[in-house]
Context: one part of a larger RNA
């Protein structure tokens, strides 16, 4: 000199863009952060409409016994409606947080997989036949303070289970090609084995019909088998990746083999047996420290330091362990066990996990709102409308950083007054002020007022696809209508008034730009280094003046 996720002191006008728990991976009240699909499925509350109508009853008639009765409307039946649950599907393994652990194939880079898997998506080939038994919800009953259950009975499915078919896949076998060994690719076989589910629109000849509809044809979305792709993931290898030798030896599943098991998959990954190996001064082992990288800071570079925000990878989710489900987890807001802690309890037993967004306590020099919205971008589900989304988009707070703008401009010498200095002549503050003439950025008030937003839906025309079809449906193009904006009445524009509301901070002995006076008297104090201060201190304190930077300035810490 440059830099910072900074802190502290003094000061503080506005805007834009960034950025903000670095310490206790300490404990957490409260709210929200993952749902969605009725076009998979059974049932169906409230409400609304219509019918029957217990009860009460204005009023009228009356032979005073009673009768008619607008209206009220319990209960019940039918229709509509679709809440909250249940089964089922997909998602919940993404997105979001943190850096505790980890010196490791964890990361980076380059390869291998002839040792592998892959839901959703895309392309292609083929199929989607015919049956069965349950079960939740629900009803009944019952246990428990609760959490949550037990028993009996009914019912549906794209839930579950057989059967058929086998294009095809897998296994076995034969032939041929190829390769880096195990092998792999292509073709054949009377062989063995392995599938499926429906939903929702449209149609008019024929057939059936319980007159609702169905068979039949067809569109869309699904389902099953297989091949390939895309994206994703697993595993393996070469090289690189901090300090300590005041750590020199380390290792028994250890190193290799055989057999078996296991995995999607190679392998001591696991087990049994056999052999005695394997690593190490090219630093094993042990100890300490640490997430790694793209990058960031500095530097002419080489290098050094660093890894916050953003992006990629890894690891973790109260602590430790475990598996289940699933294409994918050994799963942050799933399950089980143990432990610590907190809470409820009828003492028998239960509930919980902010290293999600806000927020709170604690510790700390120190780090924000218990805000608004799904309008945009994206993600999940859905045929779609749409729903959800503390991701995200926004606003708020903090001079924490960077950038921009302003705090006025021009003129103005009786060089005013005051201050300070003085050799008492004057000098300086200083065109500075006053004063005159202007301007109107920002702030203030008033008026107008966006972009971000394209598209759902609907309708007309045209083209194409499927189709028996001039129905319907799907895709594309082009006109019309039309709902939807958190930010926000914000940005921006115009007008109004008036210099009005907006400057500090540090230094002035040398390094180092900038000097005098007064006070103090080795005291009080200053100080980055050298050093100042003991009666003329340009070094302490105050004042005037000057210099630097400026909405900041200085100090401290850290890095180069």
């Nucleotide at each position: 000199g440059a830099a910072c996720g900074a802190a502290c002191g003094u000061u503080g006008g506005c805007a834009g863009c960034g950025u903000g728990g670095a310490u206790u991976a300490g404990g957490c009240a409260u709210g929200c952060a993952a749902g969605u699909c009725g076009a998979a499925c059974g049932g169906g509350a409230a409400g609304c409409c219509g019918g029957u109508g217990a009860u009460c009853a204005a009023u009228c008639c009356u032979u005073c016994g009673g009768g008619a009765g607008a209206g009220u409307g319990a209960a019940u039946c039918g229709g509509u409606g679709g809440a909250g649950a249940a089964u089922g599907g997909c998602g919940a393994a993404a997105g979001g947080g943190u850096g505790a652990g980890u010196a490791a194939c964890g990361c980076g880079u380059g390869g291998g997989u002839a040792a592998u898997c892959u839901a959703c998506c895309c392309a292609c080939a083929a199929g989607u036949u015919g049956g069965g038994g349950a079960u939740a919800a629900c009803g009944g009953u019952u246990g428990g303070a609760a959490a949550c259950g037990g028993c009996c009975g009914c019912u549906a499915a794209u839930a579950c289970c057989g059967a058929a078919u086998g294009u095809g896949g897998u296994c076995c076998u034969c032939u041929g090609g190829c390769g880096c060994a195990u092998g792999u690719c292509a073709g054949g076989g009377u062989g063995a084995u392995c599938a499926a589910a429906g939903a929702u629109g449209g149609g008019g000849a024929u057939c059936c019909u319980u007159c609702g509809g169905g068979a039949c044809c067809u569109g869309u979305c699904g389902c099953u088998u297989g091949u390939g792709g895309a994206g994703g993931a697993g595993c393996c290898c070469g090289c690189g990746u901090c300090c300590g030798a005041u750590u020199a030896g380390c290792u028994u599943g250890u190193u290799g083999g055989u057999a078996g098991g296991g995995u999607a998959a190679a392998a001591g990954c696991c087990u049994a047996c056999c052999a005695a190996g394997g690593c190490g001064a090219c630093g094993a082992u042990c100890g300490g420290u640490a997430g790694c990288u793209g990058g960031u800071c500095u530097g002419a570079g080489a290098g050094g330091a660093u890894g916050g925000u953003c992006a990629g990878c890894c690891a973790c989710a109260c602590u430790g362990g475990g598996a289940c489900u699933g294409a994918g987890a050994c799963a942050c807001u799933g399950c089980c066990c143990a432990g610590a802690c907190u809470c409820c309890u009828a003492c028998g037993g239960g509930a919980g996990g902010c290293u999600g967004c806000a927020g709170u306590c604690g510790a700390g020099a120190a780090u924000c709102a218990u805000u608004c919205g799904c309008a945009a971008u994206g993600c999940g589900c859905g045929a779609a409308a749409g729903c959800g989304u503390g991701a995200c988009g926004a606003u708020g707070c903090g001079a924490c950083g960077c950038u921009g703008c302003g705090u006025g401009g021009a003129g103005g010498a009786u060089g005013a007054a005051g201050g300070c200095c003085u050799u008492c002549g004057g000098g300086u503050u200083g065109u500075a002020a006053a004063c005159u003439c202007c301007u109107g950025u920002c702030a203030u008030g008033a008026g107008g007022g966006a972009g971000c937003a394209g598209u759902a839906c609907u309708u007309g025309c045209c083209c194409g696809c499927c189709g028996a079809a001039u129905a319907a449906g799907c895709g594309g193009g082009u006109g019309g209508g039309g709902g939807c904006g958190a930010u926000a009445g914000u940005a921006c524009c115009u007008c109004a008034a008036g210099a009005g509301g907006a400057a500090g901070u540090c230094a002035c002995g040398g390094c180092u730009a900038a000097c005098u006076c007064u006070g103090u008297g080795c005291c009080a104090g200053c100080a980055g280094c050298c050093g100042c201060g003991g009666u003329a201190a340009u070094a302490c304190a105050g004042a005037g003046g000057u210099g630097g930077c400026g909405a900041a300035c200085g100090u401290u810490g850290u890095u180069c």
Small-subunit ribosomal RNA, 5' domain from a metagenome, 560 nucleotides, folded computationally.
Its Rfam family is "Bacterial small subunit ribosomal RNA". The family is grouped with related families in Rfam's "SSU clan".
Its mean pLDDT, the model's own confidence on a scale to 100, is 82.